[in-house]
RNA sequence: GCGUGGUAGCUCAGUUGGUAGAGCACACGACUGAAAAUCGUGGUGUCGCUGGUUCGAUUCCUGCCCACGCC
Numbered sequence: 001g002c003g004u005g006g007u008a009g010c011u012c013a014g015u016u017g018g019u020a021g022a023g024c025a026c027a028c029g030a031c032u033g034a035a036a037a038u039c040g041u042g043g044u045g046u047c048g049c050u051g052g053u054u055c056g057a058u059u060c061c062u063g064c065c066c067a068c069g070c071c
Base pairs, nucleotide, nucleotide: 001070002069003068004067005066006065009024010023011022012021018055026042027041028040029039030038048064049063051061052060
């Protein structure tokens, strides 16, 4: 210098821009003598940071930071 990525505690989804989800984990409840399993309820988040475009940005554009890969 170039490419890919950064979204919940973890692993990740989310494309012709319309206001964020899944699995696991976790909390509470049911069941049990008590646990486990199972079932029910709950999303807990500045979408890496900053600025811009737009009525509206996780999504498009500028700059920066971090991780990995290539030269």

This is a predicted structure of a 71-nucleotide RNA (transfer RNA) from a marine eukaryotic metagenome. The prediction has a mean pLDDT of 81. Rfam family: tRNA. Rfam's curators write: Transfer RNA (tRNA) molecules are approximately 80 nucleotides in length. Its family is annotated with triplet codon-amino acid adaptor activity in the Gene Ontology.